Source information: The RNA shown here (transfer RNA) has 74 nucleotides and comes from Candidatus Kaiserbacteria bacterium GW2011_GWA2_52_12. Its Rfam family is "tRNA". Its family is annotated with triplet codon-amino acid adaptor activity in the Gene Ontology. Its mean pLDDT, the model's own confidence on a scale to 100, is 82. It was read from a public genome assembly.
This record gives sequence, structure tokens and C1' cells, in this order.
RNA sequence: GCCCAGAUAGCUCAGGUAGUUAGAGCAUCCGCCUGAAGAGCGGGGGGUGGUCAGUGCAAGUCUGACUCUGGGCA
Repeated sequence: GCCCAGAUAGCUCAGGUAGUUAGAGCAUCCGCCUGAAGAGCGGGGGGUGGUCAGUGCAAGUCUGACUCUGGGCA
């Protein structure tokens, strides 16, 4: 330099052929339980989706450029 994959919650990841409110587990916080804590049970908060554009009635999802991460070729 070229090619491929990826970027979604604090962390690990889902999200069908674009379609009414973006979800799970862990973590965190609150409550129950306990002498207390842990475990267990119930509940809450936390995202504008890597950035900027484009298409479209509608974009996490499609297109382009750029940034970053991983892998491959030379």
C1' cells in the first nucleotide's frame, strides 16, 4: 500500500427482508431476606448506536468518505 471483519449501556454481546417504545447477561443502585454480609428474590437508573454526509415516508440496519481495533496478502 491492498483486501476482509468489526465499532450498539461501565464490561461482554444480540438485534430476521429498514417499520409502532433499541434489548439480554454481568456490574452498579434501591428494597426483601440476614445479627451482619454473601448467595437468592423483586425493582430502578444507565444508549442517540465510532464521526460526518447520502438515499428514503421511515436507518442500529442500505450507500460513500474518514477514524479506531483485529486479521490476511505483499